[in-house]
RNA sequence: CGGCGUUCUCGGGGCGGGGCGCAAUUCCCCACCGGCGGUAAGCGGUUUCACCCGCAAGCCCGCGAGCGCCUUUCGCUGGAAAGGGUCAGCAGAUCGGGUGCAACUCCCGAGCCGACGGUCACAGUCCGGAUGAAAGAGAGCAUGC
Repeated sequence: CGGCGUUCUCGGGGCGGGGCGCAAUUCCCCACCGGCGGUAAGCGGUUUCACCCGCAAGCCCGCGAGCGCCUUUCGCUGGAAAGGGUCAGCAGAUCGGGUGCAACUCCCGAGCCGACGGUCACAGUCCGGAUGAAAGAGAGCAUGC
């Protein structure tokens, strides 16, 4: 520099107080939480500085589970099981001010978002699929020039 395996381990947080009510951790008021990779003018280490290393974004770029969809089988129009994993599609959400050469990222302020099924009543926080799967992270083994 190029090519190509294999094994193992790890891999998600959060309803506390009050109100109404027959009933709500589901509504209302006040709260609480933030997966993975990238980017980085912040912080830390080293340093004269820089380089370099570590950490640093829920809402900047991308990914993931889930729903959907497709295929097969059962079954017979309504479903069940298994498989596929981007394949139609859904797949969230940020502005204002400040500093500055530069801010989507820093500082200040105010906002906003959160699969599916269940439920005496509508769920990011409860229960369930899930002792699952997975973005990926780490360690080992093997291996070409």
FMN riboswitch aptamer (RFN element) from Oceaniglobus indicus, 145 nucleotides, folded computationally.
It was read from a public genome assembly, where an Rfam model found it.
NCBI's taxonomy places the organism under Bacteria, Pseudomonadati, Pseudomonadota, Alphaproteobacteria, Oceaniglobus.
Of the family's consensus pairs, 97% are formed in the model.
Its mean pLDDT, the model's own confidence on a scale to 100, is 75.